[in-house]
Context: one part of a larger RNA
RNA sequence: GGACGAACGCUGGCGGUGUGCUUAAUACAUGCAAGUCGAACGAUGAGUACCUUUCGGGGUACAUCAGUGGCGGACGGCUGAGUAACACGUAGGUAACGUGCCCUUUACUGGGGGAUAACAUCGGGAAACCGGUGCUAAUACCGCAUAAGUCAUCGAUUGAAAUAUUGAUGAUUAAAGAAUUUCGGUAAAGGAUCGGCCUGCGUCUGAUUAGCUAGUUGGUAGGGUAAAGGCCUACCAAGGCAAUGAUCAGUAGUUGGUCUGAGAGGAUGACCAGCCAGAGUGGGACUGAGAUACGGCCCACACUUCUACGGAAGGCAGCAGUAGGGAAUUUUGCGCAAUGGGCGAAAGCCUGACGCAGCAACACCGCGUGUAGGAUGAAGGUUUUAGGAUCGUAAACUACUGUCAGCAGGGAAUAAAUUGACUGUACCUGCAGAGGAAGCAUCGGCUAACUACGUGCCAGCAGCCGCGGUAAGACGUAGGAUGCAAGCGUUGUCC
Numbered sequence: 001g002g003a004c005g006a007a008c009g010c011u012g013g014c015g016g017u018g019u020g021c022u023u024a025a026u027a028c029a030u031g032c033a034a035g036u037c038g039a040a041c042g043a044u045g046a047g048u049a050c051c052u053u054u055c056g057g058g059g060u061a062c063a064u065c066a067g068u069g070g071c072g073g074a075c076g077g078c079u080g081a082g083u084a085a086c087a088c089g090u091a092g093g094u095a096a097c098g099u100g101c102c103c104u105u106u107a108c109u110g111g112g113g114g115a116u117a118a119c120a121u122c123g124g125g126a127a128a129c130c131g132g133u134g135c136u137a138a139u140a141c142c143g144c145a146u147a148a149g150u151c152a153u154c155g156a157u158u159g160a161a162a163u164a165u166u167g168a169u170g171a172u173u174a175a176a177g178a179a180u181u182u183c184g185g186u187a188a189a190g191g192a193u194c195g196g197c198c199u200g201c202g203u204c205u206g207a208u209u210a211g212c213u214a215g216u217u218g219g220u221a222g223g224g225u226a227a228a229g230g231c232c233u234a235c236c237a238a239g240g241c242a243a244u245g246a247u248c249a250g251u252a253g254u255u256g257g258u259c260u261g262a263g264a265g266g267a268u269g270a271c272c273a274g275c276c277a278g279a280g281u282g283g284g285a286c287u288g289a290g291a292u293a294c295g296g297c298c299c300a301c302a303c304u305u306c307u308a309c310g311g312a313a314g315g316c317a318g319c320a321g322u323a324g325g326g327a328a329u330u331u332u333g334c335g336c337a338a339u340g341g342g343c344g345a346a347a348g349c350c351u352g353a354c355g356c357a358g359c360a361a362c363a364c365c366g367c368g369u370g371u372a373g374g375a376u377g378a379a380g381g382u383u384u385u386a387g388g389a390u391c392g393u394a395a396a397c398u399a400c401u402g403u404c405a406g407c408a409g410g411g412a413a414u415a416a417a418u419u420g421a422c423u424g425u426a427c428c429u430g431c432a433g434a435g436g437a438a439g440c441a442u443c444g445g446c447u448a449a450c451u452a453c454g455u456g457c458c459a460g461c462a463g464c465c466g467c468g469g470u471a472a473g474a475c476g477u478a479g480g481a482u483g484c485a486a487g488c489g490u491u492g493u494c495c
Stems, first nucleotide, its partner, number of pairs: 001495004006491005013367006019360002021325001026323003030320003035071003040068002043064002047062006078278003088202007097195002102191008110144001112142002119134006149172009177183002204250003211241003216238008253275004257268004280301005303314004331357001333356003339353001340351004370400004380391004404436001406431005439484005444465003450479005460467002
């Protein structure tokens, strides 16, 4: 000198664009943050409209709390605790793999069955909820038929190698309807997308850590997985790693990037984007195309809440917000109008993602706080050698202008069509009037800027050198000056 997610002191007019718990991965009141589909299904208690009625009710349509079923809750959002590791980056491999929705192609969609929730009723319980009996539907569930496929055996082809491709035989496995534009269902092949796994290289500090290792290293056989593999098990062998730093300890998410620097490098990893990891702590699986699942389940522990003491409920490192910690970090706002996502045939519903608004000079950028003239160099302040000098064209005064703010009127785009939260916003026009808008630090040298008074090694200053003990340009105040300016200084950290 530059930089900052900054903080503190003094001061503070406006706008735009960004950013905003770096500390306690501490604990959380309250509200919201993941639903949707009636064109899969039964049902009709409550509601609305219409029709009908023997006045008990019944039917149709809308609609629907709850229920069965489907898809989605594995995305999106948050955080960085752990992790020195194939976690990440980069380059490859998969003859060792998976892939819902989407696209292409081919074939099929035949015929049956038994339940169960809802509901009714009975019972238990303080509650959460649970149990018995009875009834019912489906794109829920289960046989049968058929088929490509899969598996087993036996061949052939490519290749270094067969697990790949292909032929024969045997075994075995599918399907679902709803609506009238069509949307689905099943099987197979291919694609796309997204992932799993493996490998080379790169990736902090310490040797005042030198030896580490028994599933350890390898083999055979088996199990397991979508999949290779000590991933797991049994047996066998005794290996494997290490001064090119194993092991141990400490620290740390990582990359694109960011800051600085002429560069090499050094430091760093807020915001934004990719990957990884986590969801009170530890463990476990279920469902599913996908999770070992933040707002799912089970167990244990700690904590909190309810309780009729028998038992139950909970998880903000989602958005707001609260307490606490701290030098320190915002509103319990508006809207789904846009973009995107989930569901749906659609209308649409949901969406604290997102779009906006609010707060904060926290950062960057832009603008303003007037312009021109004006000497009697006014008054006043300061100083003085008492003449003067300086504040100073500064003010007054004269003539203007109208940015921003204010008031009034008009008024978009963001949406091709219905739909605008922001919002009567941006912007435009008019009105009035210099009116409402300047501070902070410094002035001994480094370093731009000097005098007076007070103080008297005191009070104090200070980044370094150093000032202050009676004429202090270094302390305090005043006048003046210098620098920057809605900021200015200080502190902290990095180069």

RNAcentral holds the full RNA, with entries from SILVA. A computed fold for a 495-nucleotide part of an RNA from a metagenome, annotated as small-subunit ribosomal RNA, 5' domain. Its Rfam family is "Bacterial small subunit ribosomal RNA".